Two RNAs folded together computationally: RNase P RNA and transfer RNA, 386 nucleotides in total. Rfam match: Bacterial RNase P class A. From the family's description: Ribonuclease P (RNase P) is a ubiquitous endoribonuclease, found in archaea, bacteria and eukarya as well as chloroplasts and mitochondria. Model confidence (mean pLDDT): 78 of 100.
[in-house]
Parts: sequence; structure tokens; C1' cells
RNA sequence: AUUGAAAUCCAGAUGAUCGCUCUUUUUGCCUUCGGGCGGGAAGGGAGGAAAGUCCGGACUCCACAGGGGAGGGUGCUGGCUAACGGCCAGGGUUCGCCGUAAGGCGGAUACGGAAAGUGCCACAGAGACGAGGCCCGGGGAAACCCGGGGGUGAAACGCGGCAAACCCCACCCGGAGCAAGGUCAAAUAGGUAACCGUUACGAGGCUCCCCGGCCCAGGUUACGGGUAGACCGCUAGAGGCCCAAAGUAAUUUGGGUCCCAGAUAAAUGAUCAUCCACGACAGAAUCCGGCUUACGGAUUUCUUUUGAA
RNA sequence: CGGGACGUAGCGCAGUUUGGUAGCGCACCUGAAUGGGGUUCAGGGGGCCGGAGGUUCAAAUCCUCUCGUCCCGACCA
Repeated sequence: AUUGAAAUCCAGAUGAUCGCUCUUUUUGCCUUCGGGCGGGAAGGGAGGAAAGUCCGGACUCCACAGGGGAGGGUGCUGGCUAACGGCCAGGGUUCGCCGUAAGGCGGAUACGGAAAGUGCCACAGAGACGAGGCCCGGGGAAACCCGGGGGUGAAACGCGGCAAACCCCACCCGGAGCAAGGUCAAAUAGGUAACCGUUACGAGGCUCCCCGGCCCAGGUUACGGGUAGACCGCUAGAGGCCCAAAGUAAUUUGGGUCCCAGAUAAAUGAUCAUCCACGACAGAAUCCGGCUUACGGAUUUCUUUUGAA
Repeated sequence: CGGGACGUAGCGCAGUUUGGUAGCGCACCUGAAUGGGGUUCAGGGGGCCGGAGGUUCAAAUCCUCUCGUCCCGACCA
């Protein structure tokens, strides 16, 4: 120099003008005294992935979330965690390099069980998993036994390979999802048809089925009709930053300090000026912890290849 | 925002369950029958199964990631 990997940090900067959204505060007008319509000021205003929705939780409802089945998931050992398929540490296996060797360094790893059973192993090959053809040598009366060999093939007898084949073992999972769910308002044809049920051998609800147990008179589907509104959930949280302690580490504990988007057709923008390294991927929608994918730059460490001294 | 399905030849689809030579119809090309065309008959070409990685001797099929397309879901009574 080049190639990849890991960790940390940044995500154009500054100023002016005009806007958007939320919170707090102040003020003008109107009022049926509930409030409504305006003006001003101060402050906050996307991300490391907000993405894919691939996992795991919180939260809400299903009366309870109980037993069995079915189904799904995970899979070396130990630990961390609210939980996980995540993370950390160690081991095994395997690859690369170095070394005569013992071994060392670095990387990858879906890594329980093939001696419970079933199944598959195409083509080629004599034979493909209860094996067994040819040749040579030895033994034997013979049947046959022992040793060796060439060819095919991924694999030729060796407790073969495949469980990201069925399966077995261990452990985990009730279901649905903020369009969850709750309060208020408005409107109408509180409609029609089919099926099931109405006091118990009980339809239906119990979100795959059965059972236990509970509730109680309607329920399911299709067609038709109406509304297209407001508020809560809605953001203070397994939260951020700093310090100390425990632990190899993931992480945990304690103290201090800070408040940091909350929209609903959906805000976070536009214009101008100056400067530089000229700016990639990309836009929150209930909220968190991960994984994966997309992607510009800076620093440090390691790695591949090459060159020079 | 949430839930679900699909991607195989130019087009429409099988094949995936149980891994082992990629098929069917229409379309396309060539030839024959016709004076010519259509129709019919005979023959033929065209795919690395949306993309990438993995498991396996072997992957359209099994697993993981990713890209694209499509469908469903408001409330009241």
C1' cells in the first nucleotide's frame, strides 16, 4: 500500500427571515359560563438503523389461565437477563499460518441422540448396509476359514452416512393483538334470509380440539342500513449521562444529575448568506431488549496479500 | 399499523408433501398437406426454478437472510 473483521465516535456547521407540530405561560374578543375563536413570548421536535417484522418481553382483553392431546420452537457446558433463537466465559470439531515435534497464534461453528425404531443412499458398480463377486497366497478331506489386491462411487463393512428425513430424549410456549382495550357523542330499516339453541344429554362464549370448572338467552354467517367525530390508552422509561464497588466478562448494585418527539392525513421544513472535508443509507406511529439487512466518514487494534529497508 | 399468501420458459400453471434426468397448455421456429392463408399433422428450440448463503454425495424441493407482488383487517346497530 492492499484486503477483511471488531470496538468507539460523528451523522455538514453557523447566522438571518418565513412557516409546521407539541408543552408551558400571557393576553384580546365572544359566551348559553361548560367553553369557543384569535394574537404574543419561552422551551422541546426522528435514527443508528426509525427498516425487515425474524425472535423475546411489557401492556390490554378473553371469568380463571387448570389437566390432557395436537401443533410449534430450542438443543455442547456454565453463567447473565424481565425474557429470548440474544449476550458473556469455557470446551469440542474444523480451516489457515508457524514449528522437526510437543505445541502456539488467528478465524469459523444450527454442536443432544444413528447401540429405540422406521426410512433414504439416484447414476456407476459384482455388491449400497440382514452384504459379498473375481484374482493371489496360506490352512483344510470338503463345506469353508484367514490375510492381501485391483475397479466403481460421496461412501465398499467400519457398530458407514443422513435427524436443516420421520422420530426419540430434555426444556419452553394458553390465544389474540394499541384497528388491543375503555369513555362519550352522532346517525338508521334496532331490518331480511339461512342454520343452531331457549331450563339442561344445554347452542354459544372459554380465540386449534377434548375435559374440569364458570357464565347465561340468545348466537353464527351472508346481504342490506348508518357514522367517517372527540377523549383516554400515549409516552418518566427493564430511561440517558457521570462516578464508585463486585465480577475474567456479559451484567449487577449504590450515589449524583437530567427530562429528551407524541402527530392522526399525519409536524420536524423552505429561502438566502458564509465556510469546509461538499454531506451515504434513510423518516417515529403503544413501548422496550435483541438479531438481520442497507450505508458515508474518523480513530485504534487485529488479519490477508504484496513491496521496500 | 397489524395479520396472511405467492414468485418455475414470452403468458397461464403442475412438480415442493416423500430431495435423485425440470414438465403441461397456449405462444415461437422448421417441414408436410393447400394456388395462398387459416386449420390439421410431424419434428424442434427456449429455464439454472426471484436473489444470496448453508445442510447434504446430491436442493425447484430442507433451513436462514433478503428482494418483489398480491390479499385481508375501522366502528355502530